[in-house]
Molecule: small-subunit ribosomal RNA
Organism: uncultured bacterium
RNA sequence: AGGGUUUGAUCAUGGCUCAGAACGAACGCUGGCGGCAUGCUUAACACAUGCAAGUCGAACGGAGACCCGGAGCUUGCUCCGGAAUUCUUAGUGGCGAACGGGUGAGUAACGCGUAUACAAUCUGCCUCAUACUAGGGAAUAGCCCGAAGAAAUUUGGAUUAAUGCCCUAUAGUAUCUUUUUAAGGCAUCUUAUUAAGAUUAAAGGUUACGGUAUGAGAUGAGUAUGCGUUCUAUUAGCUAGUAGGUGUGGUAACGGCACACCUAGGCUACGAUAGAUAGGGGCCCUGAGAGGGGGAUCCCCCACACUGGUACUGAGACACGGACCAGACUCCUACGGGAGGCAGCAGUAAGGAAUAUUGGUCAAUGGACGAAAGUCUGAACCAGCCAUGCCGCGUGCAGGAUGACUGCCCUAUGGGUUGUAAACUGCUUUUAUAUAGGAAGAAAAACUUUCUCGUGAGAAAGCUUGACGGUACUAUAAGAAUAAGGAUCGGCUAACUCCGUGCCAGCAGCCGCGGUAAUACGGAGGAUCCAAGCGUUAUCCGGAAUCAUUGGGUUUAAAGGGUCCGUAGGUGGACAAAUAAGUCAGAGGUGAAAUCCUGCAGCUCAACUGUAGAACUGCCUUUGAUACUGUUUGUCUUGAGUUAUUAUGAAGUGGUUAGAAUGUGUAGUGUAGCGGUGAAAUGCAUAGAUAUUACACAGAAUACCGAUUGCGAAGGCAGAUCACUAAUAAUCAACUGACACUGAUGGACGAAAGCGUGGGUAGCGAACAGGAUUAGAUACCCUGGUAGUCCAUGCCGUAAACGAUGUGUGUUAGACGUUGGAAAUUUAUUUUCAGUGUCGCAGCGAAAGCGAUAAACACACCGCCUGGGGAGUACGACCGCAAGGUUAAAACUCAAAUGAAUUGACGGGGACCCGCACAAGUAGUGGAGCAUGUGGUUUAAUUCGAAGAUACGCGCAGAACCUUACCAACACUUGACAUGUUCGUCGCGACUUUAAGAGAUUAAAGUUUUCGGUUCGGCCGGACGAAACACAGGUGCUGCAUGGCUGUCGUCAGCUCGUGUCGUGAGAUGUUGGGUUAAGUCCCGCAACGAGCGCAACCCACGUUUUUAGUUGCCAGCAUUUAGUUGGGCACUCUAGAAAGACCGCCGGUGAUAAACCGGAGGAAGGUGUGGAUGACGUCAAGUCAUCAUGCCCCUUACACCCUGGGCUACACACGUACUACAAUGCUACGGACAAAGGGCAGCAAACUCGCGAGAGCUAGCAAAUCCCAUAAACCGUAGCUCAGUUCAGAUCGUAGGCUGCAACUCGCCUACGUGAAGUAGGAAUCGCUAGUAAUCGCAGGUCAGCAUACUGCGGUGAAUACGUUCCCGGGCCUUGUACACACCGCCCGUCACACCAUGGAAGUUGGCCAUGCCCGAAGUC
Repeated sequence: AGGGUUUGAUCAUGGCUCAGAACGAACGCUGGCGGCAUGCUUAACACAUGCAAGUCGAACGGAGACCCGGAGCUUGCUCCGGAAUUCUUAGUGGCGAACGGGUGAGUAACGCGUAUACAAUCUGCCUCAUACUAGGGAAUAGCCCGAAGAAAUUUGGAUUAAUGCCCUAUAGUAUCUUUUUAAGGCAUCUUAUUAAGAUUAAAGGUUACGGUAUGAGAUGAGUAUGCGUUCUAUUAGCUAGUAGGUGUGGUAACGGCACACCUAGGCUACGAUAGAUAGGGGCCCUGAGAGGGGGAUCCCCCACACUGGUACUGAGACACGGACCAGACUCCUACGGGAGGCAGCAGUAAGGAAUAUUGGUCAAUGGACGAAAGUCUGAACCAGCCAUGCCGCGUGCAGGAUGACUGCCCUAUGGGUUGUAAACUGCUUUUAUAUAGGAAGAAAAACUUUCUCGUGAGAAAGCUUGACGGUACUAUAAGAAUAAGGAUCGGCUAACUCCGUGCCAGCAGCCGCGGUAAUACGGAGGAUCCAAGCGUUAUCCGGAAUCAUUGGGUUUAAAGGGUCCGUAGGUGGACAAAUAAGUCAGAGGUGAAAUCCUGCAGCUCAACUGUAGAACUGCCUUUGAUACUGUUUGUCUUGAGUUAUUAUGAAGUGGUUAGAAUGUGUAGUGUAGCGGUGAAAUGCAUAGAUAUUACACAGAAUACCGAUUGCGAAGGCAGAUCACUAAUAAUCAACUGACACUGAUGGACGAAAGCGUGGGUAGCGAACAGGAUUAGAUACCCUGGUAGUCCAUGCCGUAAACGAUGUGUGUUAGACGUUGGAAAUUUAUUUUCAGUGUCGCAGCGAAAGCGAUAAACACACCGCCUGGGGAGUACGACCGCAAGGUUAAAACUCAAAUGAAUUGACGGGGACCCGCACAAGUAGUGGAGCAUGUGGUUUAAUUCGAAGAUACGCGCAGAACCUUACCAACACUUGACAUGUUCGUCGCGACUUUAAGAGAUUAAAGUUUUCGGUUCGGCCGGACGAAACACAGGUGCUGCAUGGCUGUCGUCAGCUCGUGUCGUGAGAUGUUGGGUUAAGUCCCGCAACGAGCGCAACCCACGUUUUUAGUUGCCAGCAUUUAGUUGGGCACUCUAGAAAGACCGCCGGUGAUAAACCGGAGGAAGGUGUGGAUGACGUCAAGUCAUCAUGCCCCUUACACCCUGGGCUACACACGUACUACAAUGCUACGGACAAAGGGCAGCAAACUCGCGAGAGCUAGCAAAUCCCAUAAACCGUAGCUCAGUUCAGAUCGUAGGCUGCAACUCGCCUACGUGAAGUAGGAAUCGCUAGUAAUCGCAGGUCAGCAUACUGCGGUGAAUACGUUCCCGGGCCUUGUACACACCGCCCGUCACACCAUGGAAGUUGGCCAUGCCCGAAGUC
C1' cells in the first nucleotide's frame, strides 16, 4: 500500500466482498510447564444453608464462672461473705452502623464533565485557641411475681442505676431586637465598633480520660451558574404554581420549596413539548491523523437495594444486611395470626452459546470500637478452577548417502518422493521426576531497659508475631529420557498430484466448483502457514475519499427546486479614525491518581511492577499586540438606484373592428350519384344530394409577411386598431451615497388535462355507435358523435415545466453570421454597448462533448445526491369539491443496476453492387405404373451410420452363399490372426477315397515328396504339435476427449501482420474516400509506409498455325485391288513432341493527361478465349471411433472366433430421387447414312454352322492407332396406322426356354408366345438451365461369376430468352440505431398453475408501555 467481482473487450460511476488489528467472548479439534491478569455481557429472575457490623465493664444496674475466707454437715456437696482477679449471653447508655462491598433497573437531568460562585450554607470524630464543668429532681429497661398466645410477640403489678431524661443557677467574642461611629464592597449589603434589652450550657468516671459554650482550621456535604453532553419534525406548539411581584411559612441554606393576594406572563425553528434509547467521566479498541465504535476489570461521580410510598433517629439517611404502610411472591400455622428480602462472599435452581470454591488467614494494608491488650472485618491478602487473554520456556543439538530397506504415494517402469528424515556415532539436561537445603515479604504496637524533658511525651536498644508455605529459589542424581497439533493448498492467497463420485453426495468469504478424465466435493500421498495452540462464528474500527472539516459530487452515471419576489440567516466596495469581541503572544490557576509516551530501576528475560519526566492538544483569569474580520464614527463613487433623451418589441389587460375559409338556413340552376379508402363498406342522396349562383346567420382561428427573428422571470405570446400598464437597451449629463448579492420557512405566478357555477358551440373531437382490417382487433383506417376545446368566474399546482446545465459577480485567444442602439468618417465601411447563433485556442471532462451565453479559473449563498429493486409506494400529517398533490419510510430481495465509447451481429433502417436471385424463356417434378433410397410399422433379425439448406439412386464402383457387422441353432477357448519363453518331432503339407453330420468338425485308408545351412554340436534356421503364461481379439461406448479426411457459407473477395501515428483504453488508421474491375483488380488522393494468406498468373484439356517424326495412321497425284488390299508417297487428315499466337499491343472516342471503359481494324481466337484442377482467416462442439489411426471406459469359455440356415429384399401407409408413358413434331415395318471416348488373356472374340430368340457349337485374330467388343441412335427414304385407352402405353400374370454360378425357393438377369392394368398432360406448391448450353439421341467404362432405370465419361442433333434490378432468396462494401454478444432461433413484459420465503387482512383472544378523565384512598408530615 491494495486486490476480486457488472462487459465479447474498454474507461468511468457504483455497490458487494477479502487481506489487518481488537475482544469480559462462545463453538470444533488438540493440549507439556511457568509468570501476570481476567472470569453471569442473558433473568434489577427466584433463592436452601453458612458467613459479610460490631465494640466499650476505664459510663451503669446486675448475673454467672474462677479464686480466697467462713459456716453446715452426709467429707464432698450446699450456703454466706470478700475483691488485689478474669470473663460475659441478655439489658440501660456511648460511638459505629450514612464507611467498606454489590449492581446499572431508572435517569437525556446541573445526572455527569469542566470552569466559577455561596455577601445564601452545614460539618460527628481530628487539630488549635478562649472560657466553664454549680445545685437539685422524677422516672425506666433489666431483675422479681403474674396473664394472653401454637408461635412471633404482647401485657399487668412491684422494685432499681447511670456519661439516659428533666428543673434551677451562672455566661459572652454566641443568637435576636433597637442603636453610635468608621472602613470596605458585589445590588441586597459586609467587616470592625458604641450602648441598652432579651434568650440558651454541662456529666461524670476516676486520676488515664470525658463533657459544655464560642471562634478558627482541616475534612466531608449541600446549593447556584456559564459551557459541553444520543436519535426522531411522519413530535410544532408547550405551560395555571405555569412566569414574575408582595407577604407569610418552611429549610442548615437561597428559591413557587409551600401557601395567600396581585400581574399575565414564561419557553420555542440556535428545536420548546412529546416519543425512543441510554448511567456519566478518566479511559479502552481502531485509525497516518481527523474521526468512528465502546463505557468489562482499575479510579472518580451519580442512582438503586423485592415493587411503590413515607417519615423517624442522627453531624450525616429519607438508610442494601433499620422502622411504618400498600402490593406481588415465598415460607410457618393449632387457621385465630405471623415471618422474609444475596444487585455483600461462597453456593443452588432457572435462563443462556457462555462465565469459577458453600476454601485459608487477619501475617501484611485499611476500617469500627476501645486508654490499651484486643475483638470484629467474605474489605483485603492468599490459595483453588478455566489455554479466557498477554508474556516466557521446552518437546533436543551436531555429524551421518549406498541418497539403505520396507511400507504409503506417483510414474514414461528408467525412476521419483517421503529424505539427513531414520538407523548409527558423539554431545547436552532447560523442563518433568526423585532427594536435600531453603527465603524476602516484619516494621511495629504492647512489654522491659536506657536517655531527654516531666500530670505526660519523644528517642534508642532488646524481645515477640507468616495465612500463603517447606512455596519461590539453590544443589545433587539418572537418562533423549516426560512433552505436537490445527487449518489450508481454483483466483484473491503461501502451498499439487492420484483415486472415488458423476448437477448426486457435497463445498462456498466474493467470484464460483460438481452433468465420467474435478489441483474447488470425499479419501490418500505430498506441500504451505501458524504453533500449545489452530480454525470457525458473533461484534467493532480499518481498508471505505462509500457522509468527503482534513477529503466527494450534481448536462448524459444518483443528484439544480417549474419560475420569480422576499423574511430570518449567511456574505459583502474604497479611504480614515476609535475600540479590542474574534485572532495572535506572554504570565498565573486548573486539567485527581492510574492509563499512553520517554529515561532509569526491580522480578534470570518478557509480560508485570516501581520511580522520575513529558504529555493531558481543554477551561478560567490577567497583561499586551492591532495587519485582517467584527462593532462605532466620519468621508467617497466605481457596485446599486433615480431623473432626462432616443429607440425597440407576437410583453400584459380591456374594448372596437376586418377579410378568407368552414358549417347551417332560404331561393335559383341542375341530375344521379356523392363521399371515403390500400381496397371497401357504414354514411348522405330522386322527399333532388354532391356541384354551382345569390343572400343571410353563427362560432372559432388569424394564410402571405415569418426567420437559428423578437419580447417576457418562467409558463408563454402572432389579423388590424384604441385606451391603460409594465419592461429592456443605448447615450450624455445630473442626483442619492453601499441603499448590495443570495435566500430556509413564507408568498405570487404557473402549459395541457381535469373539477364547480353561468353562458356559448362553426370546425375539431376523448367516451360511445357503426363500417372495415384481423386468428382476434375493446387499436391503427373510414362514417358519425357527447364531454371538452371558446367566454366569464372560482379551484387544481402538476409536465421530458429541458439548455435534462440554480442565482449573482469578476477574469481568461480568436473567426464568421444576425437583432436593437450609439459614435466616427472615406457613404459602405470601421469601432463600440446590449442580446441571439455557428466554429474553435488554452483549459476542463469517463468519454460524448463544453469552450466569454463554460461543463474553464475563482468567490458568495441556496436546493439536491449516496448500489439496484421494493417506491416516489405504505402509514401519518397538511392541502384539495373530487381527481389527486406535497412530505416520505421499512420488512424483504439481488451482486449487481448504470454512463460513455469500441468491435461484431442483427434491423419488416438507408446508399451502392453482384449471383439462373427475380424477371423473360425452356424442359420438368408434384397426378399414373414401375425402379431405388428414407421414415413408419412389422419381425427372432428386418445390422449400423447419414437428418433443413449441407440426410433420403447417400456410405453401397453393384446383399442368392460370401460380403455381413444382425437373428436362430450347433461348436471352440492362448484362440481365425501376431510376438516371446519351455518341451517334443523332422517332416510338415498337399491330394484322393470312405463313413457320420446341416456344416464347422470327427474317424479311417491311400498316393506323393523325405526341408535348408553347417564349424557335424539336438549347433543355427524353418515347419508342425503339446502344455501353460505374458497376451491376442472386439464393426463394443464416447466424433461433446482426438488425429486425419470431408461437406457448407463460397471460387464469395475477403482475412491479417510489422513499424509509425491517433486514442487514458478497448481499439482506430492502413483496408476508408473519388473512379474502375470478375476481383482488397488497378489508378488517384490520404498519417500512413510496407508486407503476408487469398484474387490473377504459372498447370491440364479444347480451338489456329509452323516445325519434327511417319507405324499399327493417311491417300493428292502414279500403278494395282472386291477392299489403302498392295507398291509407292508423307502433300493432306490424324497421332504426339517442340514452338508460335492475345498483350487493351494498334487506331478513334470518353475519362483527371490516370486506371479503365466504348467502338473499330487485323486475327483461328478479343478484352479472365472456353472448360477443368486449384477452396484464404474462419463458421456450423457440422459429418465420420463402421475406411484408417488413437486417449479413456467396457467384454475376456465372450460383446472374441468357426459354421449352417435365415435376415438386410417384410408392407396398411408417408416423403425424396430417377425411369417409362399418356402419343401423329408420334408408333410400327422395310431400306439407307454419319461419331467420339473407352475396355480386352481366369479376357475381348471375328468369320462359319444351329436356334424365331436369349444363346449354343466350332475356332481365326488380338496383351492391341494393327484384332475384337461394335450394327451407334435420334436422322433420311418408302409403306401402314387416322385420334381410339388405339397398331399409344407397357405394369401385372401364365406357359416354354437361355445364361452365370456349389446353389437362382425366399432372392438374379435375359428370350419367345400369350395376357394388356393405371395413364388422355397432372391441385396447392416447387427444381434445373444463359450456348455447342437447355432439351433430345444413343455409345462406352468402373463395380462385377451373374445382375444398372443408378453413377462416371463420350460424342450426335441442337433451341428460346434476358426490358431490367421494384420485389423474393443469398452474398459483398459503406453508413445508421440497438437494452443483442449463446449475438433476432437474441433479449424481454404481464397474467395464470404449483411450491417456498417475507408481509398484510380475519370472528376473536391475551400481554407490555405511555397519556388522559373520573372514583376510592393507606402509612406519614404539617